[in-house]
Molecule: transfer RNA
Organism: Thermoplasmata archaeon
């Protein structure tokens, strides 16, 4: 070098095919229960903000679209596998 898979919130994992509110677990916070815990249960929980009918987000960037984790193209890094040199 070719050729396939792959990056999604602290972690991990679906959603990509066939665009249309970023779900689920772990963790973690708060609560109920206990004489305290532990398990259990409920609530919440990306990220900025006191909040919001606010802005923002899927490795980075650019396209196309009313709209993009998803489709397209450039790039970066990681997994297998196949060549090439030596």
């Nucleotide at each position: 070098g070719c050729u396939g898979g792959g990056a999604u919130a602290g972690c991990c994992u679906a959603g990509c095919c066939u665009g249309g509110u970023a779900g689920g677990g772990c963790g973690c916070a708060g609560g109920u229960c206990u004489g305290g815990a532990a398990a259990a249960c409920c609530u919440g929980u990306g990220c900025u903000g006191a909040a919001a009918u606010a802005g923002c987000u899927c490795g980075g960037g650019a396209g196309u679209u009313c709209a993009a984790a998803u489709c397209u193209c450039c790039c970066u890094c990681c997994c297998a596998g196949c060549g090439c040199c030596a």